[in-house]
RNA sequence: GGCUCGGUGGUGAAGCGGUAACACGAUGGUCUGCAAAACCAUUAUGCGCCGGUUCGAUUCCGGCCCGGGCUU
Numbered sequence: 001g002g003c004u005c006g007g008u009g010g011u012g013a014a015g016c017g018g019u020a021a022c023a024c025g026a027u028g029g030u031c032u033g034c035a036a037a038a039c040c041a042u043u044a045u046g047c048g049c050c051g052g053u054u055c056g057a058u059u060c061c062g063g064c065c066c067g068g069g070c071u072u
Base pairs, nucleotide, nucleotide: 001071002070003069004068005067006066007065010024011023012022018055025043026042027041028040029039030038048064049063050062051061052060
C1' cells in the first nucleotide's frame, strides 16, 4: 500500500431506511435492628467525522480518522 471486520449510553451489546432493545452499572424507594440479597421506580448529552442520495439516514453511497485481522 491492498483486502476485510468493527467504531452505538459509564461498560458490554442488539438493531441496520421511519428518531435505538437487552444486560451490567448508577440513583431513589420497599424490605431489614444494620447491611447484603430480592423487588419496584428512575436514570444515562449514545449511533466516530465530513459530504451525498432520500419526504426521512444509526441504517444506503463516497471520502477521512481510529482499532483488529489477512496479505505483498

Transfer RNA from an uncultured bacterium, 72 nucleotides, folded computationally. It matches the Rfam family "tRNA". Rfam links the family to the GO term triplet codon-amino acid adaptor activity. The family's RNA type in Rfam is transfer RNA.